[in-house]
Model confidence (mean pLDDT): 81 of 100. Predicted 3D model of a 72-nucleotide RNA (transfer RNA) from Williamsia sp.

RNA sequence: GGCCCCAUAGUUCAAUGGAUAGAAUAAGAGAUUCCGGUUCUCUGGGUUGAGGUUCGAUUCCUCAUGGGGCUA
Numbered sequence: 001g002g003c004c005c006c007a008u009a010g011u012u013c014a015a016u017g018g019a020u021a022g023a024a025u026a027a028g029a030g031a032u033u034c035c036g037g038u039u040c041u042c043u044g045g046g047u048u049g050a051g052g053u054u055c056g057a058u059u060c061c062u063c064a065u066g067g068g069g070c071u072a
Stems, first nucleotide, its partner, number of pairs: 001071007010025004018055001027043005048064005
């Protein structure tokens, strides 16, 4: 250089073009406890960026950025 794959919450992952984008875990608050742990309840936190297609995009297309792999 060429080709392929990936990018969603602090982390690990879901979501076949139509929901208020969910789960676990972590964090914060509360209940429980003499305190802590365990357990229970609640809260905040997100689609890499720019365009395009579409009535509607996390999803499809293009380019860019970052990461990984194959090849010479």
Its Rfam family is "tRNA". Its family is annotated with triplet codon-amino acid adaptor activity in the Gene Ontology. By type it is a transfer RNA. It was read from a public genome assembly.